[in-house]
RNA sequence: UUCGAAAAAGCCAAACGCACCGCAAGGGGCGGGCGGAAAGCAACGGGUCUUGCUGAGUACGGAAAGAUAGCCGAGCUGCCGAAU
Repeated sequence: UUCGAAAAAGCCAAACGCACCGCAAGGGGCGGGCGGAAAGCAACGGGUCUUGCUGAGUACGGAAAGAUAGCCGAGCUGCCGAAU
């Protein structure tokens, strides 16, 4: 520097259950374990979702405030192993 076939040291933890916070999307805790090689950090670009407002009138939009990094891309950092 590239890669993640096998192995190992560890790490994280989906759905679901319990109770908590939030109007909500969702978040943190305990249990749980589907999975993950960045499922570490971080909302920069796109996507999706929520809330109220608004144009319109029930179709479709607009901007605002939020959520999501386990939706994708870009960015920063890093364990183990292999190859060079």

Predicted 3D model of an 84-nucleotide RNA (c-di-GMP-I-GGC riboswitch aptamer) from Nitrospiraceae bacterium UBA6905.
The coordinates come from a structure-prediction model, not an experiment, and the mean pLDDT is 82.
The organism belongs to Nitrospiraceae, within Bacteria.
Of the family's consensus pairs, 95% are formed in the model.
The sequence was found by an Rfam model in a public genome assembly.